Source information:
The prediction has a mean pLDDT of 82. This is a predicted structure of a 112-nucleotide RNA (SAM riboswitch aptamer (S box leader)) from Arthrobacter agilis.

RNA sequence: CAACCAUCAAGAGCGGCCGAGAGAUCUGGCUUGUUGACGCCGCAGCAACCAUUCCGUUGCCCUUCCCUCGGGAGGGCAGCGGAACCGGUGCUAAUGCCAGAACCGAUGGACA
Numbered sequence: 001c002a003a004c005c006a007u008c009a010a011g012a013g014c015g016g017c018c019g020a021g022a023g024a025u026c027u028g029g030c031u032u033g034u035u036g037a038c039g040c041c042g043c044a045g046c047a048a049c050c051a052u053u054c055c056g057u058u059g060c061c062c063u064u065c066c067c068u069c070g071g072g073a074g075g076g077c078a079g080c081g082g083a084a085c086c087g088g089u090g091c092u093a094a095u096g097c098c099a100g101a102a103c104c105g106a107u108g109g110a111c112a
Base pairs, nucleotide, nucleotide: 004109005108006107007106008105013043014042015041016040017039021032022031023030025101026100027099028098029097044092045091046090049088050087052084053083054082055081056080057079058078059077060076061075062074063073065072066071096104
């Protein structure tokens, strides 16, 4: 980060600092907060978007291999599915809190 792709009803909290609002914006609700929210920091956790590794499977290709000449075995690449995850992010009240609105927003990938 204008434009592009994917996801957004699942899941996961403690401690320290701070001190009044917070839940992105507007309107209307609802909720939450001096029993200290929001935010910041530390640790822990959740998840599996990207990376990495492994397994299965499908397609294509390859071979100083085997063979009953149709296949087998081994290997490479790509797609799909699964597992792990010490890496890069993200997330850890309520469906992105709900409804409506708007060139909506957030996160990841890709790109610059």

It was read from a public genome assembly, where an Rfam model found it. NCBI's taxonomy places the organism under Bacteria, Bacillati, Actinomycetota, Micrococcales, Arthrobacter.